Molecule: SAM riboswitch aptamer (S box leader)
Organism: Koleobacter methoxysyntrophicus
RNA sequence: CUCUUAUCAAGAGCGGUGGAGGGACUGGCCCGAUGAAACCCGGCAACCGGCACAUAUUGUGCGUCUGGUGCUAAUUCCUGCAAAACCCAUUUGGGUUUUGAAAGAUAAGGG
Numbered sequence: 001c002u003c004u005u006a007u008c009a010a011g012a013g014c015g016g017u018g019g020a021g022g023g024a025c026u027g028g029c030c031c032g033a034u035g036a037a038a039c040c041c042g043g044c045a046a047c048c049g050g051c052a053c054a055u056a057u058u059g060u061g062c063g064u065c066u067g068g069u070g071c072u073a074a075u076u077c078c079u080g081c082a083a084a085a086c087c088c089a090u091u092u093g094g095g096u097u098u099u100g101a102a103a104g105a106u107a108a109g110g111g
Base pairs, nucleotide, nucleotide: 001111002110003109004108005107006106007105008104013041015040016039017038021031022030023029025080027078028077042072043071044070047068048067049065050062051061052060053059054058076103081100082099083098084097085096086095087094088093
């Protein structure tokens, strides 16, 4: 970098360092010197691993489980492509809702 599978409506600081940016990308809309990113500490969760139990080799429980990741503004902040229903306008359109894709993120496994 790429492929496969699973998940993405919940949860988590009024701490320290740091100093201007950040929310992937598009278009929006937001956050930020009443201090951004990043790092540290704390916290949340429980994908992998661990332990216990039960088993149809999968399930259930335990974070008082000193492990590996992850996460810790807003639904993955909304949106981007398609379909359906409804509404408006009627020429090709516009809007709302829902569903499914795409894209992205994370985990585990493979190349």